[in-house]
Molecule: Bacterial RNase P class A
Organism: Leucobacter shiyiweii
RNA sequence: UGGGUCGGUGAGGCGGUCGCGUCGCGGGAAACCGUGCCGAGGAACGUCCGGGCUCCACAGGGGAGAACGGUGGGUAACGCCCACCCGGGGCAACCCGCGAGAAAGUGCAACAGAGAGUAGACCGCCGGGCUCACUGAGCCAGGUAAGGGUGAAAGGGUGGUGUAAGAGACCACCGGCGUUCGUGGUAACACGGGCGGCCAGGUAAACCUCGUUCGGAGCAAGGCCAGACAGAAGACGUUGACGCUCCCCGCCGAGUCUUCGGGUAGGCCGCUAGAGGGUAUUGGUAACAGUGCCCCGAGAGAGAUGACCGUCACCGCGGAAGCGGGACAGAACCCGGCGUAUGAUCCGGCCCAUUCC
Numbered sequence: 001u002g003g004g005u006c007g008g009u010g011a012g013g014c015g016g017u018c019g020c021g022u023c024g025c026g027g028g029a030a031a032c033c034g035u036g037c038c039g040a041g042g043a044a045c046g047u048c049c050g051g052g053c054u055c056c057a058c059a060g061g062g063g064a065g066a067a068c069g070g071u072g073g074g075u076a077a078c079g080c081c082c083a084c085c086c087g088g089g090g091c092a093a094c095c096c097g098c099g100a101g102a103a104a105g106u107g108c109a110a111c112a113g114a115g116a117g118u119a120g121a122c123c124g125c126c127g128g129g130c131u132c133a134c135u136g137a138g139c140c141a142g143g144u145a146a147g148g149g150u151g152a153a154a155g156g157g158u159g160g161u162g163u164a165a166g167a168g169a170c171c172a173c174c175g176g177c178g179u180u181c182g183u184g185g186u187a188a189c190a191c192g193g194g195c196g197g198c199c200a201g202g203u204a205a206a207c208c209u210c211g212u213u214c215g216g217a218g219c220a221a222g223g224c225c226a227g228a229c230a231g232a233a234g235a236c237g238u239u240g241a242c243g244c245u246c247c248c249c250g251c252c253g254a255g256u257c258u259u260c261g262g263g264u265a266g267g268c269c270g271c272u273a274g275a276g277g278g279u280a281u282u283g284g285u286a287a288c289a290g291u292g293c294c295c296c297g298a299g300a301g302a303g304a305u306g307a308c309c310g311u312c313a314c315c316g317c318g319g320a321a322g323c324g325g326g327a328c329a330g331a332a333c334c335c336g337g338c339g340u341a342u343g344a345u346c347c348g349g350c351c352c353a354u355u356c357c
Stems, first nucleotide, its partner, number of pairs: 001353008012312007020039002023036005041328001045339002048337005053218004060248004065214005070084005085099001086097004100209002105207002107203002122148002124144003128140005156174006175199001177196008222269004231260006276295008314325004
């Protein structure tokens, strides 16, 4: 210098004008007017996971159901994150993996192919019999998985012995599997040795098996105040309703649920200072945790949070004057994640190639 890979920053700044919403203050009988402060995000989004909080008496056991699945750690918790292991890709930095079990059982595999899982004779190879014929052809009943062919996949590989031809039929080495021992590691696992039988195909985001976790409903939760009204029918209920999908246990000791009809559609709390953020330092490879200091003004009616001008900065075009551009999106109980969308800018680590010293 060129290419690559990983991570972070950031989401324009300042001033003015007009507008919208809550709140404070002032005025007004009220409607409202004036004035002052404040008023979206990195994803507020999707609502896919996990928690806090609230109610169901407690949230116990089993079944059913759901989710997850290498090992160790982090965390309030997780399906998230970090580190490592294993497998795959890349020269490398690095990236990808829904990564338990296919020797418990069942199922499935289009097309092609003789055969798709108790393997399989289509071509070929081999000896025998018969016929023609004269060393080849045809037919018959056999043997055979070395070779060909089909396929995503054909039941270990190479070499030898053996044989009519062949074949783990037998042998050596290699691969893989099971088992056992040693060494290293917390562990997954790695490396090495012994023994065994010649060998076990794929698929579990197919059923299934094993292990772990999960009680249900959600802020329209739930609580308080004020006010209005009219009940009716049905179902199940002290022989156990109702409360979790079912059962048991437990609890409660009389109502509960559904439909139709009637009334009200008011106020307050919950409600935002929290597993919060920044910085310094300590521990840790890291995720993260501890400590000190500093900072933190949406909270709704499911309803507001916008636009314009000037200037500076950035990007594009242009010789210049100047012109043009700025995404995705948008709170509603609150957090931690994941996923997805996003115009452009800036910073840094590492890897590869090339050149120069």